[in-house]
RNA sequence: CGGGCCGGUCGGGCGAUCGCGGGUGCGCGCAAGCGUGCUCGAGGAAAGUCCGCACUCCAUAGGGCACAGCGUCGGGUAACACCCGGGGCGGGGACACUCCCAAGCGGAGCCAACCUGCCGGAAUAGGGCCACAGAAAACAGACAGCCACUUCGGUGGUCAUGGUGAAAAGGUGGCGUAAGAGACCACCGGCGUGCAUAGUAAUAUGCACGGCCAGGCAACCCCCGUUGGGAGCAAGGCCAAGCAGGGACGAGAAGCGGCUCGCUUCGUUAUCAGUUCCGGGUAGGCUGCUAGAGCCAGGCAGUAAUGUCCGGCCGAGAGAGAUGAUCGCCCAGAUGAAUAGUAAGGAAGAAGUCCUCGGAUGUAAACUUAUGAUUUCAUUGGACAGAACGCGGCUUAUAGACUGGCCCGAGGU
RNA sequence: GCCCCCAUCGUCUAGGGGACUAGGACGCGACCCUUUCAAGGUCAAAACUGGAGUUCGAAUCUCCAUGGGGGCACCA
Numbered sequence: 001c002g003g004g005c006c007g008g009u010c011g012g013g014c015g016a017u018c019g020c021g022g023g024u025g026c027g028c029g030c031a032a033g034c035g036u037g038c039u040c041g042a043g044g045a046a047a048g049u050c051c052g053c054a055c056u057c058c059a060u061a062g063g064g065c066a067c068a069g070c071g072u073c074g075g076g077u078a079a080c081a082c083c084c085g086g087g088g089c090g091g092g093g094a095c096a097c098u099c100c101c102a103a104g105c106g107g108a109g110c111c112a113a114c115c116u117g118c119c120g121g122a123a124u125a126g127g128g129c130c131a132c133a134g135a136a137a138a139c140a141g142a143c144a145g146c147c148a149c150u151u152c153g154g155u156g157g158u159c160a161u162g163g164u165g166a167a168a169a170g171g172u173g174g175c176g177u178a179a180g181a182g183a184c185c186a187c188c189g190g191c192g193u194g195c196a197u198a199g200u201a202a203u204a205u206g207c208a209c210g211g212c213c214a215g216g217c218a219a220c221c222c223c224c225g226u227u228g229g230g231a232g233c234a235a236g237g238c239c240a241a242g243c244a245g246g247g248a249c250g251a252g253a254a255g256c257g258g259c260u261c262g263c264u265u266c267g268u269u270a271u272c273a274g275u276u277c278c279g280g281g282u283a284g285g286c287u288g289c290u291a292g293a294g295c296c297a298g299g300c301a302g303u304a305a306u307g308u309c310c311g312g313c314c315g316a317g318a319g320a321g322a323u324g325a326u327c328g329c330c331c332a333g334a335u336g337a338a339u340a341g342u343a344a345g346g347a348a349g350a351a352g353u354c355c356u357c358g359g360a361u362g363u364a365a366a367c368u369u370a371u372g373a374u375u376u377c378a379u380u381g382g383a384c385a386g387a388a389c390g391c392g393g394c395u396u397a398u399a400g401a402c403u404g405g406c407c408c409g410a411g412g413u
Numbered sequence: 414g415c416c417c418c419c420a421u422c423g424u425c426u427a428g429g430g431g432a433c434u435a436g437g438a439c440g441c442g443a444c445c446c447u448u449u450c451a452a453g454g455u456c457a458a459a460a461c462u463g464g465a466g467u468u469c470g471a472a473u474c475u476c477c478a479u480g481g482g483g484g485c486a487c488c489a
Base pairs, nucleotide, nucleotide: 001409002408003407004406005405006404007403008402009401010400012330013329014328015327016326017325018324020041021040022039023038024037025036026035027034028033043384047395048394050393051392052391053390055232056231057230058229062261063260064259065258067228068227069226070225071224072086073085074084075083076082087119088118089117090116091115092114097109098108099107100106120223121222126221127220128217129216130215143162144161145158146157147156148155149154170188171187172186173185174184189213190212191210192209193208194207195206196205197204198203236287237286238285239284245275246278247277248276249274252266253265254264255263280488281487282486294313295312296311298309299308300307301306331382333380334379335378336377337376338375341371342370343369344368345367352361353360354359355358414485415484416483417482418481419480420479423439424438425437426436431469442456443455444454445453462478463477464476465475466474
């Protein structure tokens, strides 16, 4: 310099005028209220509601079955299906390089950083499924072919070869055979077992042994381990207002929303518990409610996620729901025009240099053409989106700006 | 705000890993029949909400998104 990739931060600023919501002060007013100040007022996703918590009520949240989630190892955390750091098996990923070529910025191989999927049960606990094709699809099979026998109809042996398929007894060479085959042997590949070494571990590497080499699917059932009680701020608590405890059901009912055991409360022959159903009433106030797993800056520990210490700060809490509108200036950005500059050309010749004194060399400039800013002007112009109890994640949407790092190739020093 | 459910031709639906080139009814269109219309008959067009993944194979299983629909408070 060219190219590829991964993060982090921000996501318009200032001013004026008018307006909105919360809190609060002052003045006036008996009060309702009116006027006037001050202060605070959306996000990185406030979203989807997909996970996990906090909190509240019901047993302090209990046992069993069922059901559901999760499942490599280590760490983090209040917790998680999240995050960080490792391991294994795959998939993707480009210049260069190598090969092919019908010679075209053609095809294939290899492939960095990096991105990404999966991970219990080596689918020998069991069940199930594997369409079509194919002879045969799972304790399998002989269609063609090969070989032997034959009464020439066939019978037997065989998976080496062919064909089918997503998937068909590991590969090469030998020995062997009627023909063949891990049937046997050597080497290579895979799997398993044992031991050693490294590591906290997953696992990796090495050695020895075993012919063990006849499949896949558990995002099908299932098995193993582990976690999960239910409901959700319209939870729940207090107050006020109002109607009819009027009807049904009723010996059990509710908490308990799959069943059951158990627990608690109320009730058990009625002047009947219960709010289960119908019907009736209210659509009001306070609280929960925002000081918190909080935010900012710094130090320390740690590879990191994160933890901890110290200092500072308080930043919406509303009722169907405020956070907006207009104008001016500026800041990125986009488009267009002009120009500086850059590149090419550049007559007659000049300065300078060289020399055999007559020539050679000679683009700086004007000018022409192309390109064209980081300069000037004009126009335009800022995405996705909108708190409703709170928090941690994930996922999805997002114009643009700033910034840190990794890798590949080429050239120079 | 919170909690659930659903998505297949224009409409209502079947199908729950392979014989799906997705079946049926109504509707729409063309033709036949009829003097004409209706009815009837024959034929045709027409769909798996989108994107990833699992699998040899996905409308079907898993995840994410999109769109649509439903429910809720308190008192006696």
Overview:
Two RNAs folded together computationally: RNase P RNA and transfer RNA, 489 nucleotides in total. Rfam match: Bacterial RNase P class A. The family's RNA type in Rfam is ribozyme.